[in-house]
Context: one part of a larger RNA
C1' cells in the first nucleotide's frame, strides 16, 4: 500500500404527533385464573385507566363558577356544520370533528443508546530473580612508590625535651593492572547493541567491590536526595474487577430517483469552538392575504451647507488690564510686547446647528398582477448561531493589509456547473430536467496559437511607449491640437561687418582705486548710437565682452497659458516576458457596419412535479325500480297423533305445499354527489450543501399461495457486447458448478462499505 471478510441510529419502558384498522347509544383491559398446543394461541378477568364539564386553594357549587356586599365588573369556562320542517323557541335526519384501543413511522426522556477512541479515579491482589536501602555469611584487590607513630642506638641537657642515624610499615596517602565507574571526542543512530563499540578518562586498603541467603511495597517502600529506584513501566508500578467510567472533542457512519430547500444572526448562558429561545427551512391543515407602480398625507436631523448656538483656529482694527519681559528716556511717559473682549475679513467640528435634501421607512386612495408568488394562524420534523469576498456608507488602523469592527436584511461564493478574465471559491455575463454534427445573442473577442474583420473613417503616438493592472515627487527647445499677447517689408528674430567716443583718471577714500575694494553723486557734450558703465580681467593701468547704433540679409520672430501622447527620474536575481509568438499597428483615442461567443433565449422530441380541463374505471352515499331470502302474522290444500262423540265430524298439538303483508339480510340496473386511480390536452416549473417530505431497489428469515423451477443441471461464479427501467436493479444467453432454489402477496429484520492513522486474513 492493494484485495477479501468483517465494521457504525438498536432495543426495552412511557409521552407528543402523523397515518391507518377495530369499536364509538363510548373504548380498552391489568395483573391474575381457567383451557389448548411440539412451539403458538383461546377464553375468563371492568380492579383500574382515558373520555363525556367546568370553576374553585378547598368547603363546594355546577353551564356555569372564582373573586366580591353585589343580581356589578373581571379571570377562566361553555356554544359545530348542513338539510328539511316550524310564526317563533324548537322538532327530525345527516356529515364532519372528536373519543378510545391495537399497529407503523418520525421526535422526545430514561437507561452504554449511532460506531471507535483519552490522559484518568476507586477497590482487591501480584511483584525487591532488575534496582535502593538494610541484615547475615563467604570471597577479590599484580606490580612500584612515599614513608607517620612507635622502638634502638647515639648528641645535647639536671630534666623535661629536642637532634642525627638505623628500625618500622600507618594512610577515606601517590603511581598503575584485575574489578568497580563512566570524563571528552568520534562512531553507531532500519545498530553488533531498546544505550552498544574504540581511543581517551576517574577510583583502585576503601564511606571499596562482589557470590549467596533473607527482608522493607504501592500514597507505600527505599532513597550521601536526581522527585531518583522500586522487573526495558514512576511527579504514584503492575495484573484483574467497577467498566461499554466519562470525552461540550476529533475521526467514521454503507442503496436509487423526486420535490422544496437554510443558516453563520439576535436574547440568555461560568458562556464565547457548547447549549437554549426567536429568526431562517420543510411537511400537514385551515384563512384570507400579500407584492409592486403612480398619487396624497406624514415625522424626521443624515449627506450637504452654515457660523445664529456651544466650542477650536487665521489675519487686522479698536478697548480694557497695579500687563511677565525687552528698547528709548534723568523722569513724566513713549514703543515692541503679554492677557481679556468687541467689532471686521476668511474659516473648521462625531458628541456645533439659523438651515437642510434625495433615499428609506408608516398610513391612505386608485391601479397591475391572479394556471403565478407570497403572507398569516395552529401543529409535527428540523439545520443552522466559526462565515468568505466585492460596491457603498463609515469607526479602529497609517484615508497600510487577502487587516479588523459596523450598517446597507445589496450581489455573488458558501450550497453553482456553462462562458469571459492566460491560469485565478467571493469580480463580468449567465442559473445545468435529458437528447441533439440545429439557430440566435451576453460579458468578452474576431494577425497566428484559436471561433470570427490583416474591416471601414478620421486622428496620435516613435517610446517596442503600448498590445492585463500599477509607478511618484522633480526634470526637458520630445511632438500634436487650442487660445492669449508682443516684434514685423516704415525690415522684425537670429546671423555676419562696422562702432561702442569726448569732458574724465567724476568726487571722496586709498601706497595705488583710471566705469568695474569701498562711499557720495550719476551731469553734459560730440553723435546713427555709445551707462561716470551688466560681466571677465590688471598691483594700478592696459586689455576682452555686453547694453545701445549703423550697414548685409530678407519673412516671419519672440513671450505666455490650457491641453492629448511621449522622454528622463526607473536598480535583482531563468533570455523570462504583453498567455506565447509577434505587432509600428496586431498601439492610443473617436465613430461605425459585421462576425464569432454560454450548459442563457429559440427550434425539434423525450421525462417527471404542480395547476386547470375533459375522460375511463373503482369505491362510498342519496333518490328510484326489479330479484332472491331467514323470521314473524295471517289464509290455503294434504298429512300424523291425542281427545269427545253416533264410521264421520268437531276440538287440540305438530310436519309440510302455495300465496299475501311486515321486516331484515343479500343482490342487480339508472341518475346525481364525493373520494381515489389511470388516460389525454393546456400552462408553468424541474442547480443545490445542512435539512424537512415523498416514492422505490436490493439482502437474510418467516406465513400464505404459484398443486412453481431444478442432474434434460439449484444457489454461487466467469463474460465491457442481448433486452428492460429515470435509477438503485432486474430479466435473458454462454461456459463454469454440482444440489438446492424461485415468483406473487404481506410480515420481521444481526438489511446494503471506500474511507473510521477501521479490526482480522492474504498478496
Nucleotide at each position: 500500500g492493494c484485495c477479501a471478510a468483517c465494521g457504525a441510529g438498536u432495543u426495552u419502558u412511557a409521552g407528543c404527533a402523523u397515518a391507518u384498522a377495530g369499536c364509538u347509544c363510548g373504548c380498552c383491559u391489568a395483573a391474575g385464573u381457567c383451557c389448548u398446543u411440539a412451539u403458538c394461541g383461546g377464553a375468563c378477568g371492568g380492579a383500574g385507566g382515558c373520555a363525556c364539564a367546568g370553576c374553585g386553594a378547598a368547603a363546594g357549587c355546577g353551564a356555569g363558577u372564582g373573586u366580591g356586599a353585589a343580581u356589578a365588573g373581571c379571570g377562566c369556562g361553555a356554544a359545530u356544520c348542513c338539510g328539511c320542517u316550524u310564526u317563533a323557541u324548537g322538532g327530525c335526519g345527516g356529515a364532519a370533528c372528536g373519543g378510545u384501543u391495537g399497529u407503523a413511522u418520525g421526535c422526545u426522556a430514561a437507561a452504554g443508546a449511532c460506531c471507535c477512541g483519552a490522559a484518568g479515579c476507586c477497590a482487591g491482589g501480584u511483584g525487591a530473580g532488575c534496582u535502593u536501602g538494610c541484615c547475615a555469611u563467604g570471597g577479590g584487590c599484580a606490580g612500584g612508590g612515599u614513608g607517620a607513630a612507635g622502638u634502638a642506638a647515639u648528641u645535647g641537657g639536671a630534666a623535661a625535651c629536642a637532634g642525627u642515624u638505623a628500625u618500622g610499615g600507618a594512610g577515606g596517602c601517590c603511581c598503575g593492572a584485575a574489578c568497580c565507574g563512566g570524563u571528552u571526542g568520534a562512531u553507531c543512530g532500519u545498530g553488533u547493541a531498546a544505550c552498544g563499540u574504540c581511543a581517551u578518562c576517574g577510583g583502585a586498603c576503601g564511606a571499596c567491590c562482589u557470590g549467596u541467603g533473607g527482608u522493607a511495597a504501592g500514597g507505600a517502600g527505599u532513597g550521601a536526595a536526581a522527585a531518583g529506584c522500586u522487573a526495558a513501566u514512576c511527579g504514584a508500578a503492575c495484573c484483574u474487577g467497577g467498566u461499554a467510567a466519562u470525552a461540550g472533542c476529533u475521526g467514521g457512519u454503507u442503496c436509487u430517483c423526486u420535490c422544496c430547500g437554510a443558516a453563520a444572526u439576535a436574547g440568555c448562558u461560568u458562556u464565547u469552538g457548547g447549549g437554549u429561545u426567536a429568526g431562517c427551512g420543510u411537511c400537514u391543515a385551515u384563512a384570507a392575504a400579500a407584492a409592486c407602480g403612480c398619487a396624497u398625507g406624514g415625522g424626521g436631523g443624515u449627506a450637504g451647507a452654515g457660523c445664529a448656538c456651544u466650542g477650536g483656529a487665521a489675519g487686522g482694527a479698536c478697548u480694557g488690564a497695579a500687563u511677565a519681559g525687552g528698547g528709548a528716556g534723568c523722569a513724566a511717559u513713549c514703543u515692541c510686547g503679554u492677557c481679556a473682549g468687541u467689532c471686521c475679513u476668511a474659516u473648521c467640528a462625531a458628541a456645533c446647528u439659523c438651515c437642510g435634501a434625495a433615499u428609506a421607512c408608516c398610513a391612505u386612495g386608485c391601479g397591475u398582477u391572479a394556471u403565478a408568488a407570497a403572507u398569516a394562524u395552529a401543529g409535527g420534523c428540523a439545520g443552522u448561531u466559526a462565515g468568505a469576498c466585492u460596491g457603498u456608507g463609515g469607526g479602529c488602523g497609517c484615508g497600510a493589509a487577502g487587516g479588523u469592527c459596523c450598517a446597507u436584511u445589496g450581489g455573488u461564493c458558501a450550497a453553482a456547473a456553462g462562458g469571459g478574465a492566460a491560469a485565478c471559491a467571493g469580480c463580468c455575463c449567465a442559473g445545468a430536467u435529458c437528447u441533439c454534427u440545429a439557430u440566435c445573442u451576453a460579458a468578452g473577442g474576431u494577425c497566428c496559437c484559436u471561433a470570427a474583420a490583416u474591416c471601414a473613417a478620421c486622428a496620435c503616438u516613435a517610446a517596442g511607449u503600448g498590445c492585463a493592472c500599477u509607478u511618484a515627487a522633480g526634470g526637458a527647445g520630445g511632438u500634436g491640437a487650442a487660445g492669449u499677447u508682443u516684434c514685423u517689408c516704415c525690415g522684425a528674430c537670429a546671423a555676419u561687418g562696422a562702432g561702442g567716443a569726448g569732458g574724465u583718471u567724476g568726487g571722496c577714500u586709498u601706497a595705488g582705486a583710471a566705469g568695474c575694494a569701498g562711499c557720495c553723486a550719476u551731469c553734459c557734450u560730440u553723435u546713427a548710437a555709445a551707462g561716470a558703465a551688466a560681466g571677465c580681467g590688471u598691483a594700478a593701468c592696459a586689455g576682452c565682452u555686453c547694453a545701445c547704433u549703423c550697414a548685409u540679409c530678407a519673412a516671419g520672430a519672440g513671450a505666455u497659458c490650457u491641453u492629448g501622447c511621449g522622454c528622463c527620474g526607473a536598480a535583482g536575481a531563468u533570455a523570462a516576458u504583453c498567455g506565447g509568438g509577434g505587432c509600428u499597428a496586431a498601439g492610443u483615442g473617436u465613430u461605425g457596419u459585421a462576425c464569432c461567443g454560454a450548459a442563457g433565449g429559440u427550434g425539434a422530441g423525450g421525462a417527471u412535479u404542480c395547476u386547470a380541463g375533459a375522460a375511463a374505471c373503482u369505491g362510498g352515499a342519496c333518490a328510484c325500480u326489479g330479484g332472491a331470502u331467514a323470521c314473524u302474522a295471517g289464509a290455503u290444500a294434504c298429512u300424523g297423533g291425542a281427545a269427545c262423540g253416533u264410521a264421520c265430524g268437531u276440538u287440540c298439538c305438530g310436519g309440510c305445499u302455495u300465496c299475501u303483508a311486515g321486516c331484515u339480510u343479500c343482490u342487480g340496473g339508472u341518475u346525481u354527489c364525493c373520494a381515489g386511480u389511470u388516460u389525454c390536452u393546456a400552462g408553468a416549473g424541474u442547480g443545490g450543501u445542512a435539512g424537512g417530505a415523498g416514492a422505490g431497489u436490493a439482502u437474510u428469515c418467516c406465513u400464505g399461495u404459484c398443486u412453481g423451477c431444478a442432474c434434460u443441471g439449484a444457489a454461487g461464479g466467469c463474460a465491457a457486447a442481448g433486452g428492460g427501467g429515470u435509477g438503485a436493479c432486474c430479466c435473458a444467453u454462454g461456459c463454469u458448478g454440482g444440489a438446492g432454489c424461485g415468483g406473487c402477496a404481506a410480515g420481521a429484520a444481526g438489511u446494503a462499505a471506500g474511507a473510521a492513522u477501521g479490526u482480522u486474513g492474504g498478496c
The part of an RNA shown here (large-subunit ribosomal RNA, domain II) has 763 nucleotides and comes from a Candidatus Lloydbacteria bacterium. It matches the Rfam family "Bacterial large subunit ribosomal RNA". Lineage of the source: Bacteria > Bacteria candidate phyla > Candidatus Lloydiibacteriota.